RNA sequence: GGUCGGUGAGACGGUCGCGUCGUGAGCCACGAGCUUACGCCGAGGAACGUCCGGGCUCCGCAGGGGAAAACGGUGGGUAACGCCCACCCGGGGUAACCCGCGAGAAAGUGCAACAGAGAGUAAACCGCCGCGCACGUCUUGGCGUCGCGGUAAGGGUGAAAGGGUGGUGUAAGAGACCACCAGCGUUUGUGGUGACGCAAGCGGCUAGGUAAACCUCGUUUGGAGCAAGACCACGCAGAAGACGGUGAAGCGCCCCGCUGAGUCUUCGGGUAGGUCGCUAGAGCUUCCUGGCAACAGGAAGCCGAGAUAGAUGACCGUCACGGCUGUUGAGAACCGCCGCACAGAACCCGGCGUAUGAUCCGGCC
Numbered sequence: 001g002g003u004c005g006g007u008g009a010g011a012c013g014g015u016c017g018c019g020u021c022g023u024g025a026g027c028c029a030c031g032a033g034c035u036u037a038c039g040c041c042g043a044g045g046a047a048c049g050u051c052c053g054g055g056c057u058c059c060g061c062a063g064g065g066g067a068a069a070a071c072g073g074u075g076g077g078u079a080a081c082g083c084c085c086a087c088c089c090g091g092g093g094u095a096a097c098c099c100g101c102g103a104g105a106a107a108g109u110g111c112a113a114c115a116g117a118g119a120g121u122a123a124a125c126c127g128c129c130g131c132g133c134a135c136g137u138c139u140u141g142g143c144g145u146c147g148c149g150g151u152a153a154g155g156g157u158g159a160a161a162g163g164g165u166g167g168u169g170u171a172a173g174a175g176a177c178c179a180c181c182a183g184c185g186u187u188u189g190u191g192g193u194g195a196c197g198c199a200a201g202c203g204g205c206u207a208g209g210u211a212a213a214c215c216u217c218g219u220u221u222g223g224a225g226c227a228a229g230a231c232c233a234c235g236c237a238g239a240a241g242a243c244g245g246u247g248a249a250g251c252g253c254c255c256c257g258c259u260g261a262g263u264c265u266u267c268g269g270g271u272a273g274g275u276c277g278c279u280a281g282a283g284c285u286u287c288c289u290g291g292c293a294a295c296a297g298g299a300a301g302c303c304g305a306g307a308u309a310g311a312u313g314a315c316c317g318u319c320a321c322g323g324c325u326g327u328u329g330a331g332a333a334c335c336g337c338c339g340c341a342c343a344g345a346a347c348c349c350g351g352c353g354u355a356u357g358a359u360c361c362g363g364c365c
Stems, first nucleotide, its partner, number of pairs: 001365006010319007018042002021039007044342001048353002051351005056225004063256004068221005073087005088102001089100004103216002108214002110210002125155002127151006134145004163181006182206001184203008229276004238267006249259002283302008321339004326334002
């Protein structure tokens, strides 16, 4: 210098304030009510975005088919995942290490700017070669022009021109043929649980890109979400229209199957309170064991918000850390000033992604 990973989000004390809960006291229109004192606790690493996965709850069963969507190397972890770990393959880097939206382009269809003669059944612009009873020239068999044909060796265009090198061959050439090499397919052996690696043989000479284009193959997915949902209290008034056992609605894409009588719209009326769900959990900390690891098992200890229009704040002192200025020749030390990161619970977890001032520590190259 690089690379990978972690720590951390000031500490302690005091005063005042706010919220839940517990205990006590007072008040009371006795209601899980109000007031008050004391005690416990009181945002985050992302509480965020709501992008995935699950728990939980309800929808009659969570049935069949279609559509649609998501995912896509292998093995493992997990409640599950689109997450994580290890490995394989490909790419980048001297290396540590990083990146991969990593099935199929030798099923089919489509697409590809500009340049270029030609861009996917390859192609003749220049060049090379052959032919001509063509034309011109002149030193009479050459050269040039033109025409017809052959040619993918060479040049040129391009991101890409349909294997590479050498030889045989030929008028010139060409996997036309041969050797070696690369790559593809395949067989056998061998290592590995596997993706795959290695070695040998055979084959045809070669197969372009794009699937985050349609598509094909495989796997998975019922839907809605705590405003889920359950209960208590209080209150009210119905009217009109449309559809409906020839099937409303349940089923929030469609069809089948199942259940089987109400449903929808508009106008009008009432309520706008409380309780549960609700926070002890795939929980946290420290050790031990197994495993490369993700993680799993065990022991001991711990309890860490639950508001409802939404509490979690302010000030003072001391110390620590960082920055700036001054004193000093400089350092140390001291004085003074400043410290405004991102943000913020609302059913709960596991991930991913994004935001984030400064500090410190460690592995490896």
A computed fold for a 365-nucleotide RNA from uncultured Canibacter sp., annotated as Bacterial RNase P class A. NCBI's taxonomy places the organism under Bacteria, Bacillati, Actinomycetota, Actinomycetes, Canibacter. The model forms 94% of the base pairs in the Rfam consensus. The sequence is in RNAcentral, with records from MGnify. The prediction has a mean pLDDT of 77.